[in-house]
RNA sequence: GGCAGGGUAGCUCAGUUGGUUAGAGCACAACAUUCAUAACGUUGAGGUCAUGAGUUCGAGUCUCAUCUCUGCUA
Numbered sequence: 001g002g003c004a005g006g007g008u009a010g011c012u013c014a015g016u017u018g019g020u021u022a023g024a025g026c027a028c029a030a031c032a033u034u035c036a037u038a039a040c041g042u043u044g045a046g047g048u049c050a051u052g053a054g055u056u057c058g059a060g061u062c063u064c065a066u067c068u069c070u071g072c073u074a
Base pairs, nucleotide, nucleotide: 001073002072003071004070005069006068007067010026011025012024013023019057028044029043030042031041050066051065052064053063054062
């Protein structure tokens, strides 16, 4: 350089043929429980869906460019 795949919460990851509030587990905070801690339980906070533009009534999802990561190849 060429090809393929990925980027969504602090971490690991879902997200169906584009449609009605963007989710789970772990972690974190509060409460409850306990003599106390852990575990279990309840509740809560946490998101510019990498960045920008385009298509559309409507985009995490489709298109283009850029950035970045991984693999293969020369």
A computed fold for a 74-nucleotide RNA from Candidatus Moranbacteria bacterium GW2011_GWA2_39_41, annotated as transfer RNA. The source organism's lineage runs through Bacteria, Bacteria candidate phyla and Candidatus Moraniibacteriota. The coordinates come from a structure-prediction model, not an experiment, and the mean pLDDT is 82. It matches the Rfam family "tRNA". About the family: Transfer RNA (tRNA) molecules are approximately 80 nucleotides in length. The family's RNA type in Rfam is transfer RNA.